RNA sequence: UGCUCAUCCAGAGGGGUGGAGGGACCGGCCCUGCGAAGCCCCGGCAACCAUCUCGGUAUGCGUUUCUCGCUGCAAUCCGCGAGGCGGCCGAGGCAGGUGCCAACUCCGGCCCGUGGCCAGAUCGGUCACUGGGGAAGAUGAGGG
Numbered sequence: 001u002g003c004u005c006a007u008c009c010a011g012a013g014g015g016g017u018g019g020a021g022g023g024a025c026c027g028g029c030c031c032u033g034c035g036a037a038g039c040c041c042c043g044g045c046a047a048c049c050a051u052c053u054c055g056g057u058a059u060g061c062g063u064u065u066c067u068c069g070c071u072g073c074a075a076u077c078c079g080c081g082a083g084g085c086g087g088c089c090g091a092g093g094c095a096g097g098u099g100c101c102a103a104c105u106c107c108g109g110c111c112c113g114u115g116g117c118c119a120g121a122u123c124g125g126u127c128a129c130u131g132g133g134g135a136a137g138a139u140g141a142g143g144g
Stems, first nucleotide, its partner, number of pairs: 003142006013042005021031003025109004043101003048097002051093007061086003066083005105136001110133003113129006
């Protein structure tokens, strides 16, 4: 850097430094010399991954390299069953790896629905919505 999956209406800020921008992009609307971004220190939030515990898991997840039992002449390995372990699902603990700490991802952007208005045979335009779905983006995890 691009791909896949999950999540994005909750939550959590002080100090120092710095000196004009910031909120991804575009439009809007905001934040900001009562000090932006960046960097440093300390604090916090959350629980994606890791880790620990408990529960569930169907003839419908795996177990050739875990254990036991059964059938059988014979299964130590190629039968059946149970358990264990792993996987998956759910709940909880912890806080190691990330992440985050103005505004729902600040709102919208494309499509649909509903309603108002304009124009009009029809087609359409425009505005709005605690509306639905996407796009884009962010974060995590996985794999290339």
Overview:
SAM riboswitch aptamer (S box leader) from Nocardiopsis gilva YIM 90087, 144 nucleotides, folded computationally. The sequence is in RNAcentral, with records from Rfam. NCBI's taxonomy places the organism under Bacteria, Bacillati, Actinomycetota, Streptosporangiales, Nocardiopsis gilva.